């Protein structure tokens, strides 16, 4: 490097208000991969100090989802173009999501300890990060095996 298998997202408990809210109020829960990491845990050295594993929603990238583009099908049409269905595009980052803040230790921490903010597609419904669907998908990348 290739082939092929197999994994790959968690959370509404209580109270109100009302005709109906797991959706408003109040008070709760939850946090997908990659890297970084000064903590922590095994395990080898006599030790100096080495190997492994865990480790940040808001520090840096990534992905689903919506949107944009570009095709092909069908519908309307005042011919300009609108709409829909189906594919493809990440060398389109546009929304994506978030001031992460303040004190503490310390040579050093937006990751550690404390406390307080803050965020979280898209359709459907009483207004949804928790329900329900598109999804028995896709897919960031994990791992195993054979070449």
């Nucleotide at each position: 490097c290739g082939u092929u298998c197999u994994c790959a997202g968690g959370g509404c408990g209580a109270g109100g208000u009302g005709a109906a809210a797991c959706u408003c109020c109040u008070c709760a829960c939850c946090g997908g991969c990659g890297g970084u990491g000064a903590u922590g845990g095994c395990g080898a050295g006599c030790g100096a100090u080495c190997g492994c594993c865990a480790a940040a929603g808001c520090c840096c990238g990534c992905g689903a989802g919506c949107g944009c583009c570009c095709a092909u099908c069908c519908g309307c049409u005042c011919u300009g173009g609108c709409g829909g269905a189906u594919g493809g595009g990440g060398u389109c980052a546009g929304c994506a999501g978030a001031a992460u803040u303040c004190g503490g230790u310390g040579c050093g921490a937006u990751u550690c300890c404390g406390a307080g903010g803050c965020c979280g597609a898209c359709g459907g419904u009483a207004u949804a990060g928790u329900c329900c669907g598109g999804a028995u998908g896709g897919a960031a990348g994990a791992g195993a095996a054979c070449g």